This is a predicted structure of an 85-nucleotide RNA (c-di-GMP-I riboswitch aptamer) from Exiguobacterium oxidotolerans. It matches the Rfam family "c-di-GMP-I riboswitch aptamer". About the family: GEMM was predicted in a large-scale screen for bacterial structured RNA regulatory elements. The same sequence occurs in records of 2 taxa. The sequence is in RNAcentral, with records from ENA. The coordinates come from a structure-prediction model, not an experiment, and the mean pLDDT is 78.
RNA sequence: UAUCGAGAAGGGCAAACUUACUGAAAAGUAAGGGCGCAAAGACAUGGGUCGUCGAUCUUCGGAUACCGAUCGCCAGUCUGCAAUG
Numbered sequence: 001u002a003u004c005g006a007g008a009a010g011g012g013c014a015a016a017c018u019u020a021c022u023g024a025a026a027a028g029u030a031a032g033g034g035c036g037c038a039a040a041g042a043c044a045u046g047g048g049u050c051g052u053c054g055a056u057c058u059u060c061g062g063a064u065a066c067c068g069a070u071c072g073c074c075a076g077u078c079u080g081c082a083a084u085g
Base pairs, nucleotide, nucleotide: 001085002084003083005081012037013036017032018031019030020029021028022027035072041078042077043076045075046074047073048070049069050068051067055064056063057062
């Protein structure tokens, strides 16, 4: 530097669920747990999905903009590991 992801090595991460805490919520954090993952490492940049405290409108059902969550939804960007050449 290129290819690639072997039921490979050293290892790594950790879904559902449970408990505690934070938050209006989506959800997050910690511990347990282990469904899965070759980027399940990082970044909300584009799309998707989800939430709706407060604001405006309202036919009181909701709608809109903002704001927020999710990278284990997809794409993009950056970085890393093994093997082979």